[in-house]
RNA sequence: UCGGAUGGUCGGAUGGCUGCGGCGUGUUUCGCGUCGAGGAAAGUCCGGGCUCCAUGAAGACACGGCGCCGGGUAACGCCCGGCCGGGGAAGGGGGCGACCCCGAACCCGAGGGAAAGCGCCACAGAGAACAGACCGCCGUCCAAUAGGGCGGUAAGGGUGAAACGGUGCGGUAAGAGCGCACCGCGCGCCUGGCGACAGGAGCGGCACGGCAAGCCCCGCCGGGAGCAAGGUCGAAUAGGGAUGACAGUGGGUCACACCACAGGGCGCGUCUUCCGCCCGUCAUCCGGGUAGGCUGCACGAGGCGUCGAGCAAUCGGCGUCCCAGAUGAAUAGCCAUCUAUCGCGGCGCGGUCCGAGCAGGGCCGAACUGCGGGGACAGAACCCGGCUUACAGACCGUCCGACGCC
Numbered sequence: 001u002c003g004g005a006u007g008g009u010c011g012g013a014u015g016g017c018u019g020c021g022g023c024g025u026g027u028u029u030c031g032c033g034u035c036g037a038g039g040a041a042a043g044u045c046c047g048g049g050c051u052c053c054a055u056g057a058a059g060a061c062a063c064g065g066c067g068c069c070g071g072g073u074a075a076c077g078c079c080c081g082g083c084c085g086g087g088g089a090a091g092g093g094g095g096c097g098a099c100c101c102c103g104a105a106c107c108c109g110a111g112g113g114a115a116a117g118c119g120c121c122a123c124a125g126a127g128a129a130c131a132g133a134c135c136g137c138c139g140u141c142c143a144a145u146a147g148g149g150c151g152g153u154a155a156g157g158g159u160g161a162a163a164c165g166g167u168g169c170g171g172u173a174a175g176a177g178c179g180c181a182c183c184g185c186g187c188g189c190c191u192g193g194c195g196a197c198a199g200g201a202g203c204g205g206c207a208c209g210g211c212a213a214g215c216c217c218c219g220c221c222g223g224g225a226g227c228a229a230g231g232u233c234g235a236a237u238a239g240g241g242a243u244g245a246c247a248g249u250g251g252g253u254c255a256c257a258c259c260a261c262a263g264g265g266c267g268c269g270u271c272u273u274c275c276g277c278c279c280g281u282c283a284u285c286c287g288g289g290u291a292g293g294c295u296g297c298a299c300g301a302g303g304c305g306u307c308g309a310g311c312a313a314u315c316g317g318c319g320u321c322c323c324a325g326a327u328g329a330a331u332a333g334c335c336a337u338c339u340a341u342c343g344c345g346g347c348g349c350g351g352u353c354c355g356a357g358c359a360g361g362g363c364c365g366a367a368c369u370g371c372g373g374g375g376a377c378a379g380a381a382c383c384c385g386g387c388u389u390a391c392a393g394a395c396c397g398u399c400c401g402a403c404g405c406c
Base pairs, nucleotide, nucleotide: 001402002401003400004399005398006397007396008395009394010393012338013337014336015335016334017333018332020036021035022034023033024032025031026030038377042388043387045386046385047384048383049382050226051225052224053223063222064221065220066219067218068082069081070080071079072078083111084109085108086107087106091102092101093100094099112217113216117215118214119211120210121209134157135156136153137152138151139150140149141148142147165183166182167181168180169179170178184206185204186203187202189200190199191198192197230295231294232293233292240286241285242284243283244282245281246280248261249260250259251258263279264278265277266276267275302321303320304319305318306317307316308315309314339375341373342372343371344370345369346368349365350364351363352362353361354360
């Protein structure tokens, strides 16, 4: 310099005027001071704090969740570091080539067990799990040939996500771990590592295909509900309870009950009659609960700075700061100047190209300058740690590869 990756921060600024919410204060219908959204306030997915309810202790079973190893944390399904597997379009190597191999930073992984057991493996294909002869190959028989029958064969073709180890040499009628070498796989051993795991030599001819986000097995974790939690104050009206006073006439009863009449109300806008339905009245006090108010509720696993430990996540020390609390829900509106940046134009300048060219012209670039535009996603509602999703633009890094130079 070019290329490939990846992390973090910010996310308009200043001033004026007019407003809104909280708190404090004063001379209180008003004024003054001060504070007033986010990195996601979002989705409400995971983990906690807090509150109430349940619960004698321990265990088992059932159900749900989680799952490589080590560390961090209040905790987590989160974060950091590592291991393993997959990817890696940069780059490198091989090949005439199609193509193949290696592969840094980095990205992805519900990443325990398939050798406890059960189950499933679509379509295609002859055959899909103690396998399988469709084509082909080989042997043999029939046949004049074409071809056919029987047998062998899993090396080749074809199907498929997957075909019962791979490559090469030997071997064979053709083949085959049938034999051998290397690779893979399995078993125990040694070495290194806290560990996941890695490396090594040996033995075994290959048994043990895949799926556990199907059941299952193993290990670990797990009471329930949520601020509409919970606490507290509590009106009117209606209804409940207690006490006291009063409660028409007649029948009936020991007394009630019950019946009739009277009284009041309703059934129609008014009046009357009839009919139907309903009804003790007043006063004082008590408690529950509704509307509503207050609280919970803003000092916290807190922010910022700095020093130290650690690869890091994170932790510790010291200093400093107080930083939204609304409840139909404040955090805003307008104007001016500026600004990241965008569009159009101007002036010369630089680079490059056309051209025979000190003519003329095209394209590109960075400054300067004029005019115009110009700010993403999105709005707290008990709080905190994460994850996920949305986000115009700007800024600051870090890692790896190639080439050049010192």

A computed fold for a 406-nucleotide RNA from uncultured Neomegalonema sp., annotated as Bacterial RNase P class A. Rfam family: Bacterial RNase P class A. Gene Ontology terms of the family: ribonuclease P activity, dimeric ribonuclease P complex and tRNA processing. Rfam classes the family as a ribozyme. Model confidence (mean pLDDT): 76 of 100.